[in-house]
Molecule: FMN riboswitch aptamer (RFN element)
Organism: Virgisporangium aliadipatigenens
RNA sequence: GCGCGUUGGCGGGGUUCGGUGAAAUUCCGAACCGGCGGUGAUCCGGCCCGAUGGCCGGUAAGCCCGCGACCCGGCCGAAUCCAUCGGCCGGUGGACCCGGUGAGAUUCCGGGGCCGACGGUUAAAGUCCGGAUGGGAGGCAGCGCGC
Numbered sequence: 001g002c003g004c005g006u007u008g009g010c011g012g013g014g015u016u017c018g019g020u021g022a023a024a025u026u027c028c029g030a031a032c033c034g035g036c037g038g039u040g041a042u043c044c045g046g047c048c049c050g051a052u053g054g055c056c057g058g059u060a061a062g063c064c065c066g067c068g069a070c071c072c073g074g075c076c077g078a079a080u081c082c083a084u085c086g087g088c089c090g091g092u093g094g095a096c097c098c099g100g101u102g103a104g105a106u107u108c109c110g111g112g113g114c115c116g117a118c119g120g121u122u123a124a125a126g127u128c129c130g131g132a133u134g135g136g137a138g139g140c141a142g143c144g145c146g147c
Stems, first nucleotide, its partner, number of pairs: 001147008010138001016030004032126001033116002035067004043058006062114002071091008096112005118130003
């Protein structure tokens, strides 16, 4: 350093102003927010070469490829059925164009767009309240074993 196992803690942001109304942080106008892994022509650092340059590390996408939360189903377990809970498997699951540069960009630059689980609510929610002091992609650290 890599692989396997194990333990610990970490692990999501955002409603502001105005309008209408009996009532809206839910509608309308403007504003606000962007989980995790990958890719990557940005940027930063280091090293190498006589030099164009090359190599290594870090960093860089809400809408490119995947994953997670939510929801649905199947199987198994908790003595049995339903419910509930847990494990495994499967399904479902949102959104981008134009121009520029260039060998190459849905990633860079400029411009204009678009998207956002379920339940609740005096009125329709990405942002309020709730399940949730939950779960979680993942990542960090410690320990053990192997190479």